[in-house]
RNA sequence: GCCGAAGUGGCUUAGUGGUAAAGCGCUGCGCUCAUGACGCAGAGAUCGCGGGUUCGAUCCCUGCCUUCGGCA
Numbered sequence: 001g002c003c004g005a006a007g008u009g010g011c012u013u014a015g016u017g018g019u020a021a022a023g024c025g026c027u028g029c030g031c032u033c034a035u036g037a038c039g040c041a042g043a044g045a046u047c048g049c050g051g052g053u054u055c056g057a058u059c060c061c062u063g064c065c066u067u068c069g070g071c072a
Base pairs, nucleotide, nucleotide: 001071002070003069004068005067006066007065010024011023012022013021018055026042027041028040029039030038048064049063050062051061052060
């Protein structure tokens, strides 16, 4: 330099055009002598950054950034 894959709450992942879901973690409450476990409730992601297509984009197109793999 070229080709491919990936980037979504703190972490691991789901979501293939219609205002983003789960587990763990976190906070509060209940339970307990107490911790943990368990139960209930809650906070937290404008989806890596910009542009485009569309009535509407996490999703499609495009440029860039980062990581991983391959070729030279």